[in-house]
Context: one part of a larger RNA
RNA sequence: GAACGAACGCUAGCGGCGUGUCUGAUUCAUGCAAGUCGAGCGAGAAACCCCGCUUCGGCGGGGGAGUAAAGCGGCGAACUGCUGAGGAACACACAGGUAACCUGCCCGCGAGACCGGAACAACUCUGCGAAAGCGGAGCUAAUGCCGGAUAUAAUGCCCGGUUAUCACGACCUGGGCAUGAAAGGUUGGUGCCCUUCGGGGUCUUCCGCUCGUGGAUGGGCCUGUGGCCUAUUAGCCUGUUGGUAGGGUAACGGCCUACCAAGGCGAAGAUGGGUUGCCGGCCUGAGAGGGUGAUCGGCCAGACUGGGACUGAGACACUGCCCAGACUCCUACGGGAGGCAGCAGAGGAGAAUCAUCCGCAAUGGGCGCAAGCCUGACGGUGCGACGCCGCGUGGAGGAUGAAGGCCUUCGGGUUGUAAACUCCUGUCAGGAGCUAUGAACAGGAGACCGGCAAACAGCCUGUCUCCCUGACCAGCUCCAAAGGAAGGCCCGGCUAACUUCGUGCCAGCAGCAGCGGUAAUACGGAGGGGUCAAGCGUUGUUC
Repeated sequence: GAACGAACGCUAGCGGCGUGUCUGAUUCAUGCAAGUCGAGCGAGAAACCCCGCUUCGGCGGGGGAGUAAAGCGGCGAACUGCUGAGGAACACACAGGUAACCUGCCCGCGAGACCGGAACAACUCUGCGAAAGCGGAGCUAAUGCCGGAUAUAAUGCCCGGUUAUCACGACCUGGGCAUGAAAGGUUGGUGCCCUUCGGGGUCUUCCGCUCGUGGAUGGGCCUGUGGCCUAUUAGCCUGUUGGUAGGGUAACGGCCUACCAAGGCGAAGAUGGGUUGCCGGCCUGAGAGGGUGAUCGGCCAGACUGGGACUGAGACACUGCCCAGACUCCUACGGGAGGCAGCAGAGGAGAAUCAUCCGCAAUGGGCGCAAGCCUGACGGUGCGACGCCGCGUGGAGGAUGAAGGCCUUCGGGUUGUAAACUCCUGUCAGGAGCUAUGAACAGGAGACCGGCAAACAGCCUGUCUCCCUGACCAGCUCCAAAGGAAGGCCCGGCUAACUUCGUGCCAGCAGCAGCGGUAAUACGGAGGGGUCAAGCGUUGUUC
């Protein structure tokens, strides 16, 4: 000198864009943060309103409404969001391998979806419990579950052929045997058939289902190389190192087991100890390098602590389950409930870090045919000079160079065009009004081309026109008015800026050397000056 997620002191007008618990991975009151689908399924309220009856207690019917809440089922909940404890490791980065692998939803292609069955919730009856909740009996539906059939290029086994980038097991291909699927919905349409006039069947449309195959995306595993300190840590390892056989996994492998062999690593630093999330980047620097890993992005790890599996395409699963532990809470003392390192917020810790805000309008995500619902992701607003940037606090004129202050050699000098005063302007802040952009989709209505189709229905893709959707913010015009808006630090040298008074090695200053003991430009006040400026200084840290 530069920088900062800064803090502290003094001061403070506005805006834009960023940014904000670096400490206790400490403990948490309260609310919200993951649901959705009735076009998979069965069942199905109430308040309230209307009508009728009434013994005035109520009862029945219609609407509310096939709505709400709950249940079975599907998909999602493994994403997003947070944190950095642990971890020196194939965790990360770069480059590769997988002939050792998986991949729901999505896209392309091929083939198919036939016939049956038994349950379990909800519900009804009933029991236990303070509660959380749990049990028994009975009924029932399905895109839930199960059996049979069918089987192409799927899988396994057997017998072969071919291609080449090492391979049994890659790629292409022939034959045989065995195993193994499925689910329907449609409140879209119409011709025909049936009809209890509610609708149903067939055909079709759309959404799904099953078995394969290819892709895309996402992952698993393996390898080479690279990046901390310590030798006042020198030897370390027994599933250890390798083999055979088997198990296990999506998959290779001591990953696991049995047996066999005795190996494997190490001064090019094994093993141990300490520290630490890694990277793109960021800061500094001419560079080399040094430091660092906030915000944003990628990866990893964690979710009260420790352990475990279940479900699933995917987890060993932040707001799932089980066990153990610590802590907190409820209890009828028998027993239960909980997990903010999500967004706010609270206690505590600390030098120190914000609103228990608004909205799903946009972007993105989940579910759904869709309308839509959910979304503390996100978009915004608020608070903090925490940072960067921009603007303003007025402009021009104005000397008898006013007054006052300070200094003085008493002549004067300086503050100083500074003020007053005159003319002018109108940024920001204030008040009133006007009007954009972020909005285009989706959806609705209409028209047209094309596709599916028996179809001039209907549905879908595309184009055009109209309608509908803004939490929040900018801009413009007018009004008034110089009005509301300047401080901090420094002035002996380094280093830009000097006098006076006070003090008297005292009080104090200080980054370094050093000032102060009676004329201190170095302490304290004042006047003046210098320098930055809505900031200025100090402290801390890095280069």